Transfer RNA from a soil metagenome, 75 nucleotides, folded computationally.

RNA sequence: GGCGGGGUAGCUCAACGGUAGAGCGGCGGAAUCAUAAUCCGUGUGUUGUGGGUUCAAAUCCCUCCCCCGCCACCA
Repeated sequence: GGCGGGGUAGCUCAACGGUAGAGCGGCGGAAUCAUAAUCCGUGUGUUGUGGGUUCAAAUCCCUCCCCCGCCACCA
C1' cells in the first nucleotide's frame, strides 16, 4: 500500500430504512441475626468523526480516525 471484518450502555453483544435493546455489572429495595445466593425495581447511550441520500439512517453512499486478520512491497 491492497483486501476483508469490526467500532452501539461500565463490559460482552443484539437491532427489516420506521421513535435503540438483552445478558452481566452497578444502584435502590425485599428477605436474613448477618453475608452470599435468590426475588422486585432501575438506562437522559451525541450508535467512532464529518458530510450526503431519504418523509425517516445504528442500518444505504462518501470522507477520515481507531482495532483485528490476510496479502504485497521496501531497506
Model confidence (mean pLDDT): 81 of 100.
Its Rfam family is "tRNA". Rfam classes the family as a transfer RNA. From the family's description: Transfer RNA (tRNA) molecules are approximately 80 nucleotides in length.